[in-house]
Large-subunit ribosomal RNA, domain I from Sulfurimonas sp., 498 nucleotides, folded computationally. The coordinates come from a structure-prediction model, not an experiment, and the mean pLDDT is 85. Taxonomically the source falls in Sulfurimonas (Bacteria, Pseudomonadati, Campylobacterota, Sulfurimonadaceae). It matches the Rfam family "Bacterial large subunit ribosomal RNA".
Context: one part of a larger RNA
RNA sequence: GGCCAUAGGUGGAUGCCUUGGCUAGUAGAGGCGAUGAAAGACGUACUAGGCUGCGAAAAGUCUCGGGGAGCUGCCAAGAAGCUUUGAUCCGGGAAUUUCUGAAUGGGGCGACCCAGCAUGGAGCGAUUCAUGUUACCCUACGGGGGGCGAACUCAGGGAAGUGAAACAUCUCAGUACCUGAAGGAAGAGAAAUCAAACGAGAUUCCCAAAGUAGCGGCGAGCGAAAUGGGAUUAGGGCUGUUAGUGAUAAUAUAUUUGUUAGCUGAAGAGUUUGGAAAGACUCGGCAUAGAAGGUGAUACUCCUGUAAGCGAAAACAUUUAUAUGGUACUAUGCUAACGAACGAGUAGGUCGGGACACGUGUUAUCUUGACUGAAUAUGGGGGGACCACCCUCCAACCCUAAAUACUACUACUAGACCGAUAGCGAACAAGUACCGUGAGGGAAAGGUGAAAAGGACUGCGGUGAGCAGAGUGAAAUAGAACCUGAAACCUAUGGCUU
Repeated sequence: GGCCAUAGGUGGAUGCCUUGGCUAGUAGAGGCGAUGAAAGACGUACUAGGCUGCGAAAAGUCUCGGGGAGCUGCCAAGAAGCUUUGAUCCGGGAAUUUCUGAAUGGGGCGACCCAGCAUGGAGCGAUUCAUGUUACCCUACGGGGGGCGAACUCAGGGAAGUGAAACAUCUCAGUACCUGAAGGAAGAGAAAUCAAACGAGAUUCCCAAAGUAGCGGCGAGCGAAAUGGGAUUAGGGCUGUUAGUGAUAAUAUAUUUGUUAGCUGAAGAGUUUGGAAAGACUCGGCAUAGAAGGUGAUACUCCUGUAAGCGAAAACAUUUAUAUGGUACUAUGCUAACGAACGAGUAGGUCGGGACACGUGUUAUCUUGACUGAAUAUGGGGGGACCACCCUCCAACCCUAAAUACUACUACUAGACCGAUAGCGAACAAGUACCGUGAGGGAAAGGUGAAAAGGACUGCGGUGAGCAGAGUGAAAUAGAACCUGAAACCUAUGGCUU
C1' cells in the first nucleotide's frame, strides 16, 4: 500500500408520514366602486421583529341572537388581567374606518406639499386649529358616469414563427395580441327560411349525416348544408281614432321555503402482553348511527362526529295571497265600432373590397366604400350563372325565457392523482430572500418524543465550544446539527498479503 471483517464519522438516499397541492363533480354566487373599490403605505398589543386582525373609537366599540367555562390570535414564553352579574368564541345588524389609490379643491417624484369658501374656537395681532365643502362629463335637474375584477360573450382592429419539405396565391388564422362594451350569461331569434313537386315551420346547443358534397399554386391543406335523432321550448310589440273594461312593474303586510350561528343524538366490561390497548382472549350491547378523524399500537359501543330529527332576535333570497298603486303629463293589455296601415336614397345595378366550406371561377346568396337607383300585394324577394313555368316567403322597425359557455369566489363530495428533487413557483416569514436601472426573473427550506418529562446537580474545559458522569424516557446511536439513516468519501481496531 491492497483486500476482508468489525466499530465509528460524514452524508441525507430509501421507507413511513402529511398540514399542502392537482383534477373533477354537485349546489350556491356571479360582481365590487364617489355611502370612496381593488391594491397598498403608515400605524395599532404590557411587545423588539414577522404573519394575522384592526384603524387615532386601531388583535378592537355598540346592539341583537347562539353558546356555556374558560380566555387575553400565531411564531412564543413571561407579566398583568378578564370571566356564571355569562367572558373568550360563532352568526345578523350598526359605529369607527389615518394617508395613497378612479382619487375628485390645486399641485406632486404614490402614501407628500399648498389652498379657497362657510361655520365655530384660540390669540392683542400676524396667524392658527376643528368640521363641512370646492374635479370633470352627461342629465329629463330626480340623478347618473369614471376605476377594478379569473374565465366565458359580442364588437372594432389584427400579426408572425410555422406548413407548403424553397417561396409569392394559400396556410398558420380572423388564431395570438391590442381596444371598446355588456351580462350572469352574452350573442342569436319568431322566415323576403329551407325544401322539392312530398313537405317542414323562430333561435341556440349536442349526436349523426361526414372528413361526404365541394373549395384548393386541384399543392399543402380547407371543409359544409339539407335531412334524421336528442336537449329545451314561447312567443310578442310599434307605426290610428273613439268608447268601455281591467291588469303588469314597484312598495307594504302576511305567508312558504332556504341561506347566514347552532341543538339533541344509541351502545362495554373483565383478563392478558406491553411504556401505553384501540391488539389477543372471554362474555355483552347499539345500529335509520359499522362515513371519517382523534385518543400513548389497529376503537360501531372513549372523544369529535355519523343516521335521524330539531332550530333564528336580525339580515338577505324565495313562494303565494291581500292592499296600495299613474289617471295632471308620459306610457300599456283586452273587448267593440270605424278607419286604415307594412318600413326608400331602401331593394336592385356598376366599380372596388369583405363574409359565406366556396381562393372570381359558369358563382348564386349576404355585406358595403364610391357612383347610381325601382315597384308598392294587379307588388316584391328567393329556389347556386341566366330565362320560362311552378313552388315558397314578405326585406329595408323593435323586444324575447330555456336548453349553451365560463369559474376569480363560497360550501360540500370524490380520485387505479402527487407525497417534500414529487404535487402549485410556494406544505415552512413565498411571489418571500435574492438578482436586475427597469420591464422582469425568482429560489432553497417539512418530521425529537405519547407527553418537554428539552437533560437539575457534579467534574474537565477559556466563567468557551464540546465532553464525562448523574437524571428523564419504552428508547437518548430519539438530545434539539434530533424518525428511519443507503452509497460515494474519511478514520480506528483486528486479520491476511506485499
It was read from a public genome assembly.